[in-house]
Small-subunit ribosomal RNA, 3' major domain from a metagenome, 477 nucleotides, folded computationally.
Context: one part of a larger RNA
RNA sequence: UGACGGGGGUCCGCACAAGCGGUGGAGCAUGUGGUUUAAUUCGAUGAUACGCGAGGAACCUUACCUGGGCUCGAACGCUACCGGACAGUUGGUGAAAGCCGAUUUUCCUUCGGGACUGGUAGUGAGGUGCUGCAUGGUUGUCGUCAGCUCGUGCCGUGAGGUGUUGGGUUAAGUUCCGCAACGAGCGCAACCCCUAAUCCUAGUUGCCAGCAUGUAAAGAUGGGGACUCUAGGAUGACUGCCGGCGCAAGCCGCGAGGAGGGUGGGGAUGACGUCAAAUCAUCAUGGCCUUUAUGCCCAGGGCUACACACGUGCUACAAUGGCCAGUACGGAGGGCAGCUAAGCCGCGAGGUGGAGCUAAUCCCAGAAAGCUGGUCCCAGUUAGGAUUGGAGUCUGGAACUCGACUCCAUGAAGGUGGAAUCGCUAGUAAUCGCGCAUCAGCCAUGGCGCGGUGAAUACGUUCCCGGACCUUGUACA
Repeated sequence: UGACGGGGGUCCGCACAAGCGGUGGAGCAUGUGGUUUAAUUCGAUGAUACGCGAGGAACCUUACCUGGGCUCGAACGCUACCGGACAGUUGGUGAAAGCCGAUUUUCCUUCGGGACUGGUAGUGAGGUGCUGCAUGGUUGUCGUCAGCUCGUGCCGUGAGGUGUUGGGUUAAGUUCCGCAACGAGCGCAACCCCUAAUCCUAGUUGCCAGCAUGUAAAGAUGGGGACUCUAGGAUGACUGCCGGCGCAAGCCGCGAGGAGGGUGGGGAUGACGUCAAAUCAUCAUGGCCUUUAUGCCCAGGGCUACACACGUGCUACAAUGGCCAGUACGGAGGGCAGCUAAGCCGCGAGGUGGAGCUAAUCCCAGAAAGCUGGUCCCAGUUAGGAUUGGAGUCUGGAACUCGACUCCAUGAAGGUGGAAUCGCUAGUAAUCGCGCAUCAGCCAUGGCGCGGUGAAUACGUUCCCGGACCUUGUACA
């Protein structure tokens, strides 16, 4: 100087407390461990692995296994020699890849040759082989915590200290005062984006107040720019005003005005560093290893196994409910190898059909919880839907291993969950549906977004956990 202490002081955080809803019990989905296997490819393993890499494993992907094949090789550069087009068409064999044949014969030319391509040979190629403890790049975490440093000066023999400590204050090393310090840098904040109000400009594909036309109904039509909205610009919030504490500076609390009040809400943004943290399988790369194989091609299988254990989720155990009928309201997205309307067929998945749309125009598209009426009457039930049998639809070359969906039948466990443990402070939790990426299809209950309905509680900081500053002790470095 740090680190540590079941030392002290001050402070913060859904850390505890106060509340609400979960997990842990059941069934299923998914990931992992284990076991099994010819293979169940590899990586990730306290917090910081386990719906993670994977934002799509039937083939492909695919790296694994079995079997069949190739060796200048699936792709690329150079050199030498020999040959010709290679390709295409086609026969045999075969699961395919491949192997063995048949046939046809290109372009440019300065006629030297070149382009393209086959064979032989060489330098090389290739490797998801090893090392993340050789590395770059990227990432997690402490932590969006408030810290981490430097120049000059001063103090100390020196390591170092001071500044950065102290008194207030803040979300903040934020800011003020004081001070052997005076300044500065990286962080904080602000600048950026979305959202909340108003104004200006603009008015189609959006809108419809007033004026007409028109309908069963409808901005459907003429028209209009008022309103909503769209998208460009501007204003607005700064403790600015009032009062209070205080010597002052600064700050705090309340109030007014206001759409909004004290960083308004959300996002992006992650200092010096820590964990030899993660990644050689995104990529790049040193070294090592391999070269008729640890490279490459193909078919089939596997990654989907299953006495079991754990994590993360979905659906439930019902009456604040299930079912039936009627009826209302949204935002954000996507669409041409695409979204697909009306109509018709089918109980349905779907089929047929073909209008419109390169989209504020058309389509996906019906929002659902909600509201109104009816029914069930507390039961393993009209709750729950696993499992299983049958019949189908769609995608795809192909759904056996191993897809999703529909219909009929079947109807399991489970009656609110031990010890323990998780999330959340407001448009949040809880609950309800909708969309997108990936994608032929889909194992999506996952991920990322969007809106609808919409709470309870916080006395407080004694305790648990993590962190910040000062101080103290030290058998630690």